About this RNA: Predicted 3D model of a 357-nucleotide part of an RNA (small-subunit ribosomal RNA, central domain) from a bacterium. Its Rfam family is "Bacterial small subunit ribosomal RNA".

[in-house]
Context: one part of a larger RNA
RNA sequence: UUGGGCGUAAAGGGUCCGUAGGUGGCUUGGUGCGUCAGGGGUUAAAUCUAUGGGCUCAACCCGUAGACCGCUCUUGAUACGACUAAGCUAGAGGCUGGGAAAGGUGAGUGGAAUUGCCGGUGUAGGGGUAAUAUCCGUUAAUAUCGGCAAGAACACCAAAAGCGAAAGCAACUCACUAGAACAAGCCUGACACUCAGGGACGAAAGCGUGGGGAGCGAAAGGGAUUAGAUACCCCUGUAGUCCACGCCCUAAACUAUGGAUGUUAGGUAUUGGGAGUUUCGACCCUCCCAGCGCCGGUUAAAAUAGCAAACGCAUUAAACAUCCCGCCUGGGAAGUACGGCCGCAAGGCUAAAACUC
Numbered sequence: 001u002u003g004g005g006c007g008u009a010a011a012g013g014g015u016c017c018g019u020a021g022g023u024g025g026c027u028u029g030g031u032g033c034g035u036c037a038g039g040g041g042u043u044a045a046a047u048c049u050a051u052g053g054g055c056u057c058a059a060c061c062c063g064u065a066g067a068c069c070g071c072u073c074u075u076g077a078u079a080c081g082a083c084u085a086a087g088c089u090a091g092a093g094g095c096u097g098g099g100a101a102a103g104g105u106g107a108g109u110g111g112a113a114u115u116g117c118c119g120g121u122g123u124a125g126g127g128g129u130a131a132u133a134u135c136c137g138u139u140a141a142u143a144u145c146g147g148c149a150a151g152a153a154c155a156c157c158a159a160a161a162g163c164g165a166a167a168g169c170a171a172c173u174c175a176c177u178a179g180a181a182c183a184a185g186c187c188u189g190a191c192a193c194u195c196a197g198g199g200a201c202g203a204a205a206g207c208g209u210g211g212g213g214a215g216c217g218a219a220a221g222g223g224a225u226u227a228g229a230u231a232c233c234c235c236u237g238u239a240g241u242c243c244a245c246g247c248c249c250u251a252a253a254c255u256a257u258g259g260a261u262g263u264u265a266g267g268u269a270u271u272g273g274g275a276g277u278u279u280c281g282a283c284c285c286u287c288c289c290a291g292c293g294c295c296g297g298u299u300a301a302a303a304u305a306g307c308a309a310a311c312g313c314a315u316u317a318a319a320c321a322u323c324c325c326g327c328c329u330g331g332g333a334a335g336u337a338c339g340g341c342c343g344c345a346a347g348g349c350u351a352a353a354a355c356u357c
Base pairs, nucleotide, nucleotide: 003329004328005327006326007311008310012325014201015200016199017198021194022193023192025088026087027086028085029084030083031082033081034080035077036076037075038074039073040072041071042070048066049065050064051063052062053061054060091191092188093187094186095185096183097182103177104176105175106174107173108172109171110154114150115149116148117147118146119145120144121143125136126135162169163168206247207246208245209244210243211242215241216240220236221235222234223233258324259323260322261321262320263319266295267294268293270291271290272289273288274287275286276285306313307312330357331356332355339350340349341348342347
């Protein structure tokens, strides 16, 4: 629970696609279903309200009128909503063009570093820490030079940068492939927005099968520290981290801010596209569109309105409006129990109450 809300107080679904549903641009005609107006019928009594009256008052009782919830018939109106017919182009979509980008998938290639192995030089230390020790080293380590192998990650460029629905994406090349922006016209002609169910994607960790395993490193072992030290520090080190396929489906999945459309001063930086001006050309300069950032009370410069409990937000709104979805309703018990569905499991999703303050 006909209310008020959801950046931080409880509350935006992790993200997208999309069904039902809800909502929906401009013009004209028709219908007259909703809607509106007039009239009629019905709406038992009691109850309720107003008023008048009766018991000496009141409760109570009686009369009259009305109200409430409607339903139905009929006459009319046609703005709005609906339906129907026709049309339009400002929403949406398509076609064309040249550009931008770590968007995705697959394959191939590269260099630096690390570790291991082989060989050379060389000799007693190395490593590690606040300091030590465990540890490595005369079976020649550390250091240094050459070679070989392996796995993982891609320094500089790099940015307040770019791309993606989100998760996320960064060496280079190729193949396949998705989306967005801009420009100029042409085409379709409302084809739109949102979306309960539903579907797809979804970091890390974890699980299954098979590979791989350099470095790092839960667990574990050892050394320190300490009163103790199941830690922080050090030496090792297994799962894992990597690949393929299949699961899991969670997160401070955050902008703690759902999506769409329109409106409401600016300034500045930057990315992409375009136009103008200029030029041999480019840059600079002016303007437009789309994206991504920032903007004060003493500042180099630059914020007005409005909103907000304040903090703050302020054309990327938390402003002004409309539409649709999700969610909240005191704290704990509890995101738990039970049931159901899903999962190999771990567990996930849905989701209470007693009791207590």